Predicted 3D model of a 73-nucleotide RNA (transfer RNA) from a Candidatus Cloacimonadota bacterium. The coordinates come from a structure-prediction model, not an experiment, and the mean pLDDT is 84. It matches the Rfam family "tRNA". About the family: Transfer RNA (tRNA) molecules are approximately 80 nucleotides in length.
RNA sequence: GGGGCAUUAGCUCAGUUGGGAGAGCGCAUGACUGGCAGUCAUGAGGUCAGCGGUUCGAGCCCGCUAUGCUCCA
Numbered sequence: 001g002g003g004g005c006a007u008u009a010g011c012u013c014a015g016u017u018g019g020g021a022g023a024g025c026g027c028a029u030g031a032c033u034g035g036c037a038g039u040c041a042u043g044a045g046g047u048c049a050g051c052g053g054u055u056c057g058a059g060c061c062c063g064c065u066a067u068g069c070u071c072c073a
Base pairs, nucleotide, nucleotide: 001072002071003070004069005068006067007066010025011024012023013022019056027043028042029041030040031039032038049065050064051063052062053061
């Protein structure tokens, strides 16, 4: 220098028809308990890496950029 892959909640990750943004863990509150632990219930938490494009509509399609991993030279 060139190619490929990844980037979604605090962490680990789903998300195939392009139209609902989600799960587990963690966190908060409540119930059960004498208390802790634990279980259950409820809830908070999002610039879907950034910018631009296509589209009635983009996490999802296209381009560029950034970061990480990897392959080639």